[in-house]
RNA sequence: CAGCUUCACCGGGGGUGUCUGGCGCAAGCCGGGCUGAGAGAGUCCCCACACCUGAUCUGGAUCAUGCCAGCGUAGGGAGCGUGAUGGGUUGGACAU
Numbered sequence: 001c002a003g004c005u006u007c008a009c010c011g012g013g014g015g016u017g018u019c020u021g022g023c024g025c026a027a028g029c030c031g032g033g034c035u036g037a038g039a040g041a042g043u044c045c046c047c048a049c050a051c052c053u054g055a056u057c058u059g060g061a062u063c064a065u066g067c068c069a070g071c072g073u074a075g076g077g078a079g080c081g082u083g084a085u086g087g088g089u090u091g092g093a094c095a096u
Base pairs, nucleotide, nucleotide: 001091002090003089004088005087006084007083008082009081010079011047012046013045014044017034018033019032020031021030022029023028051076052075053074057070058069059068060067
């Protein structure tokens, strides 16, 4: 000096399933169980470890499920944003 990391700011992206009780003609509403950061919730997660697609996929488990694993170094996907200078780290240059 540069990269990565960290933090802050601005901007942007994303998901909401499953089992069950009550009410209801139904749509749905209210509550309980499960996983999860989050089950329309709160800046919860993410900006290349979010999420979507393949997928009404394959294997396992479960009362059940997008629960777990595979697929997956897959394809797509929102900033190669601005700033801080402190810490860490890697590399380069110079000096002693």